[in-house]
RNA sequence: GACUGGGUCUGACAAAGGCAUAACCUACAAACCCCGCCAGGGCCGGAAGGCAGCAACGGUAAGUAGGAACUAUGCCGGUUGUCAGGGUGCCUGGUUGGA
Numbered sequence: 001g002a003c004u005g006g007g008u009c010u011g012a013c014a015a016a017g018g019c020a021u022a023a024c025c026u027a028c029a030a031a032c033c034c035c036g037c038c039a040g041g042g043c044c045g046g047a048a049g050g051c052a053g054c055a056a057c058g059g060u061a062a063g064u065a066g067g068a069a070c071u072a073u074g075c076c077g078g079u080u081g082u083c084a085g086g087g088u089g090c091c092u093g094g095u096u097g098g099a
Base pairs, nucleotide, nucleotide: 001096002095003094004093005092006091007090008089009085010084011083012082013081014080015079017076018075019074020073021072022071024067025066026065027064028063034059035058036057042051043050044049
C1' cells in the first nucleotide's frame, strides 16, 4: 500500500426491563332517589289477617385506598439478540506485496 472480516452508526423485528391503565384480592363506601329482611309505628279489616314501609341488620354498585400478581393494552428511551443498510470518520483482526 492492496484485499477482506468485525465493532462503533442507521433502520426493522423479537425478547427482557421500567411506568401507567384495566382485570384480581382486601378494607371502606347508598339516611332517601339500589336489593333483601323489616322491630317500632302507620293504613285496611268485626276478626283472622293483609298492605305499604322508616330505623337497625345483611348484601351489592358507582367510587376511594392498599395489596398481590405478571393476564391484556399503551408508552419510554436505554439493554440483549437477529436481519438488512452504510463503508466519509475512528478502533480492531486476518491474508499479502514493498521499503